A computed fold for a 1564-nucleotide RNA from a Phycisphaerales bacterium, annotated as small-subunit ribosomal RNA.
RNA sequence: AAUUCGAAGAGUUUGAUCCUGGCUCAGAGCGAACGCUGGCGGCGUGGCUAAGGCAUGCAAGUCGCGCGGACUGUUGUAGCAAUACGACAGUUAGCGGCGGAAGGGUGAGUAAUACAUGGAUAACGUACCCCGAACACUGGAAUAACAGUUCGAAAGGACUGCUAAUGCCGGAUGAAGUUGUUGAAUCGCAUGAUUCGGCAAUCAAAAGGUGGGGACCGUAAGGCCUAUCGGUUUGGGAUCGGUCCAUGUCCUAUCAGCUAGUUGGUGAGGUAACGGCUCACCAAGGCGACGACGGGUAGCGGGGCUGAGAGGUUUACCCGCCACAUCGGCACUGAGAUACUGGCCGGACACCUACGGGUGGCUGCAGCAACGAAUAUUGGGCAAUGGGCGAAAGCCUGACCCAGCGACGCCGCGUGCAGGAUGAAGCUCUUCGGGGUGUAAACUGCUGUCAGGGGAUAAAAAGCGUAGAGACCUAAUACGUCUUGAGUUGAUUGUCCUCAGAGGAAGCCUCGACUAACUCUGUGCCAGCAGUCGCGGUAAGACAGAGGAGGCAAGCGUUGCUCGGAAUCACUGGGCUUAAAGCGCGCGUAGGCGGUUCAUCAAGUGUCCUGUGAAAUCCCUCGGCUCAACCGGGGAACUGCAGGGCAAACUGGCGAACUUGAGGACGGUAGAGGUGCUUGGAACUCUAGGUGGAGCGGUGAAAUGCGUAGAGAUCUAGAGGAACGCCGGCGGGGAAGCCGAAGCACUGGGCCGUUUCUGACGCUGAUGCGCGAAAGCGUGGGGAGCAAACAGGAUUAGAUACCCUGGUAGUCCACGCUGUAAACGAUGCAUACUAGAUCCGGGAGGCACUCAUCGCAAUCCGGGUCGUAGCAAAAGUGCUAAGUAUGCCGCCUGGGGAGUACGGCCGCAAGGCUAAAACUCAAAGGAAUUGACGGGGGCUCACACAAGCGGUGGAGCAUGUGGCUUAAUUCGAAGCAACGCGAAGAACCUUACCCGGGUUUGACAUGCUUGGAUGCUUGCUGGGGAUAACUCAGCGUAGCUACCCUUCGGGGUGAAACAAGCACAGGUGUUGCAUGGCUGUCGUCAGCUCGUGCUGUGAAGUGUCGGGUUAAGUCCCUUAACGAGCGAAACCCCUGUCGCUAGUUACCAUCAGGUAAUGCUGGGGACUCUAGCGAGACUGCCGGCGUCAAGCCGGAGGAAGGCGGGGAUGACGUCAAGUCAUCAUGGCCUUUAUGCCCGGGGAUGCACACGUGCUACAAUGGCCGGUACAAUGCGAUGCAAGACCGCGAGGUGGAGCAAACCGCAAAAAACCGUCCUCAGUUCAGAUUGCAGUCUGCAAUUCGACUGCAUGAAGUUGGAAUCGCUAGUAAUCGCGCAUCAGCUACGGCGCGGUGAAUGUGUUCCUGAGCCUUGUACACACCGCCCGUCAAGUCAUGGAAGCUGGUAGUACCCGAAGUCCGCUUAGCGAACCGCAAGGAGGCGGCGGCCGACGGUAAGACCGGUGACUGGGACUAAGUCGUAACAAGGUAGCCGUAGGGGAACCUGCGGCUGGAUCACCUCCUUU
Repeated sequence: AAUUCGAAGAGUUUGAUCCUGGCUCAGAGCGAACGCUGGCGGCGUGGCUAAGGCAUGCAAGUCGCGCGGACUGUUGUAGCAAUACGACAGUUAGCGGCGGAAGGGUGAGUAAUACAUGGAUAACGUACCCCGAACACUGGAAUAACAGUUCGAAAGGACUGCUAAUGCCGGAUGAAGUUGUUGAAUCGCAUGAUUCGGCAAUCAAAAGGUGGGGACCGUAAGGCCUAUCGGUUUGGGAUCGGUCCAUGUCCUAUCAGCUAGUUGGUGAGGUAACGGCUCACCAAGGCGACGACGGGUAGCGGGGCUGAGAGGUUUACCCGCCACAUCGGCACUGAGAUACUGGCCGGACACCUACGGGUGGCUGCAGCAACGAAUAUUGGGCAAUGGGCGAAAGCCUGACCCAGCGACGCCGCGUGCAGGAUGAAGCUCUUCGGGGUGUAAACUGCUGUCAGGGGAUAAAAAGCGUAGAGACCUAAUACGUCUUGAGUUGAUUGUCCUCAGAGGAAGCCUCGACUAACUCUGUGCCAGCAGUCGCGGUAAGACAGAGGAGGCAAGCGUUGCUCGGAAUCACUGGGCUUAAAGCGCGCGUAGGCGGUUCAUCAAGUGUCCUGUGAAAUCCCUCGGCUCAACCGGGGAACUGCAGGGCAAACUGGCGAACUUGAGGACGGUAGAGGUGCUUGGAACUCUAGGUGGAGCGGUGAAAUGCGUAGAGAUCUAGAGGAACGCCGGCGGGGAAGCCGAAGCACUGGGCCGUUUCUGACGCUGAUGCGCGAAAGCGUGGGGAGCAAACAGGAUUAGAUACCCUGGUAGUCCACGCUGUAAACGAUGCAUACUAGAUCCGGGAGGCACUCAUCGCAAUCCGGGUCGUAGCAAAAGUGCUAAGUAUGCCGCCUGGGGAGUACGGCCGCAAGGCUAAAACUCAAAGGAAUUGACGGGGGCUCACACAAGCGGUGGAGCAUGUGGCUUAAUUCGAAGCAACGCGAAGAACCUUACCCGGGUUUGACAUGCUUGGAUGCUUGCUGGGGAUAACUCAGCGUAGCUACCCUUCGGGGUGAAACAAGCACAGGUGUUGCAUGGCUGUCGUCAGCUCGUGCUGUGAAGUGUCGGGUUAAGUCCCUUAACGAGCGAAACCCCUGUCGCUAGUUACCAUCAGGUAAUGCUGGGGACUCUAGCGAGACUGCCGGCGUCAAGCCGGAGGAAGGCGGGGAUGACGUCAAGUCAUCAUGGCCUUUAUGCCCGGGGAUGCACACGUGCUACAAUGGCCGGUACAAUGCGAUGCAAGACCGCGAGGUGGAGCAAACCGCAAAAAACCGUCCUCAGUUCAGAUUGCAGUCUGCAAUUCGACUGCAUGAAGUUGGAAUCGCUAGUAAUCGCGCAUCAGCUACGGCGCGGUGAAUGUGUUCCUGAGCCUUGUACACACCGCCCGUCAAGUCAUGGAAGCUGGUAGUACCCGAAGUCCGCUUAGCGAACCGCAAGGAGGCGGCGGCCGACGGUAAGACCGGUGACUGGGACUAAGUCGUAACAAGGUAGCCGUAGGGGAACCUGCGGCUGGAUCACCUCCUUU
C1' cells in the first nucleotide's frame, strides 16, 4: 500500500415536432485470415477445418553389484606344440528385477459413472519413500539361453537333450496381523469405532549381491565378522488414489408422463471397499410442472475478453480434474490398467506374400499428401530443470533447454540533428494579381543508436571425479561420509573496445454527415462508391485520377467473431388507455403474499472466531534484465463454502390471546338479476264475408310486382307468430355475456342500520372447472314480420353492389354442440392513503320547521360531469386514477412473412387453442403542429348567381390556332393565365425556313508575326457568272491619311490598306429544368410578417382570435399581450365647383370701325377657354340606432356626401408559369459551316376542327335629298386648302402651315322630308367577270382602292357559353401608332346619343376568415387495395425415392471371465514305497456376450412430377375497396355470395363527419 474505483453519445421514420421503436456507427479484444507495404531486437505465440489417412527417422528403457552362457582384447600357468586350465578389462542376446498405469498428445464421446465447492468413508487400497518392532531356518523340482533335428516364402514355430539365479515350489518358526469366540474401559449420528486382555485356528523369506578384513575354522572356495545395498512379516506416517453425500452447472413443453433390476426387502455371490454391482425369492413400488422421460448442443474449472458495476461471452497458450488412443468388445499381468508406442477376438482401411498366410495403428516430436481463408524445422543438445534404471560411473529421455520459420501479438529502438529564401525547380490551384507544396529540398555544419567489418571478455556451473590435507565411523591406516583443494563439463545467448560513413531503413488508410481532413480535371443514373443516411441523369468536396490535407505508423486497412454502447430481456434497471402488450368473465387447486399483542425457538438475518477457498493470473509493494514487454520475492484479494459462539429487532416455526380484516345472526330496503308457468292489449299478415269500382304500390325518376277472376280503401268476424309503445332517465340490476308488458311460484346477489357472535377463518391465483352476444352446426317443432343466398326491375362504361319488387335458410321454442367479437373504460383483481364543486339512484338518522320527498349541515353504498396537486410523449387522467404504495396473476420486446406452416389437443363440421422459421424492409407506429385538401360545417365578398340589356355558338367573310399537305409551309406561346398572342404592318427586304449558286480571318470587333511597295473610293470599257453577289483585266482622272521639303503651285517618303499565317470573329444552334432582367397569374384579393413578452418539453401558438364595423388585418371594444414593418388607405395624375394670376394663335359682353358674310379690324380682360396657383368634403352639423365606441341610417347645407368618378400604384409568396428568338449570360455544340452573301420560292398552301372578330338577316330599318352639334390627335421623305379634270378611286397644281394661327376635317348617329311595305325584298352583301386608280425596282404566287356588272349563304341561330350596375351597357362616328403601300373588320385612344335591372345570397364559379376530419406534405392531377400477367428468391403440402439416429422383438454367437462336465488327451515340485490322489493344462457344455442378420414401427434430414400461399422487382392489365361524410361512415366476429379489390345478412364497437334534440357542466 493493495475497491478514493467509477458511468459521454451520434446518424436514420416527419414539411417540421415530441415520443415509442428497430437498424447502423464511434471503443476494447482475438490462436485469426485477406490486401498493400516492410529496417532491427526482446518476450510470447502458431492445424480453430478431416478424433480423416499416413512414407521415413526418433519419442522407454535400464541393471553384469541378481543368473548361466557367448564373444573381443590383454595376459598367466603346464606343455616342444596342438591344446588344457585360469586371471583381468570390455561388449552383451536370453532368464530375472524395477520401470513401460508417469511424462507427452487430443477434446471424439459425456448434461452426469463428469466438473466446481464443502463434507463423509465407523465401507476402502497404496509399489517406490520415512519411522518403529521382529526376522532372514531348511529343502526341492524345473526352464530359456545353448546344442541337435525339423516345418514355413516370411512372420514365426515344433520336438529331443543340457543348465543357473534375487525365477518357481515344499517344510519349520510365528504375533502385535487376520478370522472366530469372550471380558473390560472409552467414544460415536445409527450400523458401530478405538484401546487393553483371554482362548482357538491360520500365513512368510533371496542363509542374496558387492567391498574390506585382525582373530578363529576350512586344502581351497569360503565360513565368520564388518560396512553397505537388497529381502520378509508387522504397526504407524507421508503421498497418491477408490467410493459416497449435499449444493451448483446450456437450450427445448411443438418432449408430459417415465420406469421390470425398475423401487424396496431377505438371502447369496462378487469387490480393496458400500451398494441391484450380480443372482434367487418376496412386496409394488420409485421419479415427475421445484420439469421426470425424450430431443438438441457441449469436455468442466482456475481463468481470459468485455463492462462503472451487476452481468454477458469464452475455455487457444499456462495450471487442476475428466475422457479418449484406428472402430467395437474382452480380460490377463500388476501396488496401480480393463493399459497411446502390452495381449486376445471381431469390423473397416492400408501394406507384404511363394496365395497357404502374415504385418500395421503419429489424437508423441518433426515431416507428407488431403481438407481449408489459414497455422512452422523430417534442426541442436541432454550444458541446465525434471523423470526411469543403476551401488556408482553412467545410459535413456522429440519431457525439457535452445535454435530455425511467420509483423501472428505485446514491448522497445531506428530511418538522423541544427542552420538554411518574402521562398529554387517541378507539380498544383488561380479572380491571372497571385496562392500551396515549403525550411520541405538543394547547400553548410554536426552526431553515430541499429544493421556491417575487426578484436577482447564474462555469466548461466550446480555438479562429476579424485592426486593431496583434515575430521567422523570402525577392531581397521578398509569401505563410507563431511570440509578443503589440483582437474574436468556450454546446445544456445550476452557485454566491452574499435573502424567507416547520413551512408542500408516509410508506408497504409481516409478527407458528404456521423468523423479529424478540399480543391481541380475526367465521367454523365454510365462506369462505379456505400457501415447507416445515401452519392452518380453535364458545373459530383460522396465515382476515377491529380494536387493538397487529416489519422496511425513497421505497420495500415478490410473481413469474421465477442462484449460494450443496448435501460434493446430492465436483479441493479423497462413497460402494457391510444405506440408491441390486461386472459371475454368468474369459481377455485398448488404456489406467492398476509392484521394486533405476548411468550418461545433460532431456519432466514446480523456479528465474532475457525477451517477451506491449489499454484499461476488480476491488484499493491520491493526487486532483476540499460527501459519496457517479460520475470522474481512478499502482501492483499479470491466478494464463495463449511463448522462453532453470541444477538433476537424484523421475516419465519410452535404456542397463547385480541378484534379493526373476513364471515355469521337480527331488522329493514331498491332493482329489466335468473328460471318456469299463466295472462293481456296495440300493430302486422293471412282467411271469410259486406260496401265499393280503378287503380294500388314504389322511386331521385322509373320499372319489375298487385288489380275488373274486383286490388288498394273501409267495416265485421276469425286464425297465427313474433316483439312488448308510453312510463324510460349518461335511471336500475348482474362477474361478464347481457336483462324492459302483467301476474304467480321458485331462486342468486347487493346496500343500509343497531347491537351481537366466530376469532385472521384473508388477498391473489399457474394447471383446472364453469358461464359466455351474434353468426353457425345437429335432432324435433314453429314460421306473422324481417331477411344472407337466389330471381326480377332499375342505375351504370360495366354493377356479381348501393335503390326497388319478391324471396329461402335463418331469426322463435326445446334439447345438445360451437367458444369466438372493437367480448371496450381498447384501462386485471384486492387493500390503504391523497383538494374540492355539482347532479342523479338506494338507505338510515340529526337540526329547524311542520302541510309536504321544502330548507340546513353531516354520513354509508352506487352512477355521471368539471376540476387541485401529481402523473403522462401528448391527447388526457384526476377518491370510479392513468396519482402515491403494497401483494398476486396475465401479457409485450421493430415492420412484413403470420396468428400463418408443421406438430399436438378440442370440435359433427365450420373452425378454435397452442404456435415457429426461411426470406425481406429501414423503417412500421403513437400523440400533437403547420399547411393543403374534402362530393365537411359556419360567416363574408365578387357581374359569382339571380333580375335585366346586348352578344357568341347557326351564315358569309376577316384573323389566329390545330390538323393535313409540302422542298419549305421558320420559330415560340398550350386550361383559366396559348389561339386579332410575340407581330404598332411577311409582295423584295424583314426571314430565322426550303431549293440553287458563291465565299472562308470572313458581313462585324481587337491584337500579333512576316512579306510588301502601291494603294483605296469613284467613273468608263471588256471578260466569267444568271443582266446578281463576287471576281479578273485595262484606261482615265477627281478625291483621300501621316510625315518631310517647299517658292504654298507642288514634289518626295512612309504608314495604313493588301497578301500569307496565327489568335479569333460569327451562330435566331442547344439547355427558360444552369441564370440575370422583364412579364403573366392568383389579385387591387386583404392579406404577409417581425421585435420583445407570455404559453407549450417541442414543432409551434399568442399578437393576427372573439364581439361589432368597414371596400379593406378599416376602425372600435374586449383581451397575455405590447408595439412595429410590407400591403389597404393617403400622398401623385385626369375629371367635376369656385376664386386669384396671366391673355396669343384662343375668346367677344360693353365701345368704335368695316363686310355679301365671318372677332374681320381697333380695342377689351368681363365670359368661354387655355394653364399655373389656391379654396372646397372632414361623418364637420342635426336627429335616430349603436356598448357613453367604431360606425350605420336619415336630414340640412353644398357643384360634389360618406372612398365623389377614373387612372397610375400589384405585399410575402405560388405556378422549376413564359421568354436563351428583344437584350444579357454559364455550360455544351459548330468553324470551307449550324457562319456570311445572293436569285427564286415559302411562311398567304386546304377534305376539316376550334378561338377571337366584322357584316348581316331588316321597317326602332334601307335608299335619296336637306340640315345641326364634338373631342382626342397628327403633319416637312409631311399635312395640303381654294381652283381645274375624272361617275369614281384619283390626277394636275401648289396658297398656307414645323401648327390653340394652315391643313388632315366630311363628324356620324340624331333631326326634317320623299320613296320602299314584309318580300330572300330598294334587306344582306359573299363570290365572280370586265375596266381602272395609287404605292412601289417589282402587285403572278401575294397589296389596297374605284366604277360597271354579278347578287351566294343568311329570315335571329341546338347543347352550351360571354360581357355589363351609370354617363355604364347598347349604339354612332372620329383620331393615332406601325407604315412606300397594305390584307386594320385588329390594337390604342376620343367624343356624340344614351338605357334596363338588382338592394337578395338557396344554388353554380372563384376568393377571404374561423372551425372540423385526414392514412395527403411532389400536398386530391394526393394517397392507396386486391385479382390477373412477367421475372427472381426462400418456404409449406405431396405419390414416392433415399440417408441417418436411438431403441424393441427374434436369429447368429468371436474373444473372454464365471459355472459345470471330462481318466477315451497331457501331466516337474505337494501326499504316497508304489499304484494312485490333490491341483493344473487341454477338451466339451452352459449363462452373459461384440460384430452381423431378420421384422415391424418411432424420430431427424435430403430429394420429388405436381401444387399452396409468401416476399421482392421505375414506368404491364382490370377495376376503385380504404384515407374527407372517400362519395353506400368505417371497423370487429360470423355466415353466404362474387374476376378482383369486395358485397350482403345478423349482433357488436366509435378508433364516425354533419345537423337537430336531450342530459350534464362552466360562466354572467
The coordinates come from a structure-prediction model, not an experiment, and the mean pLDDT is 81.
The sequence is in RNAcentral, with records from ENA and SILVA.
Rfam family: Bacterial small subunit ribosomal RNA.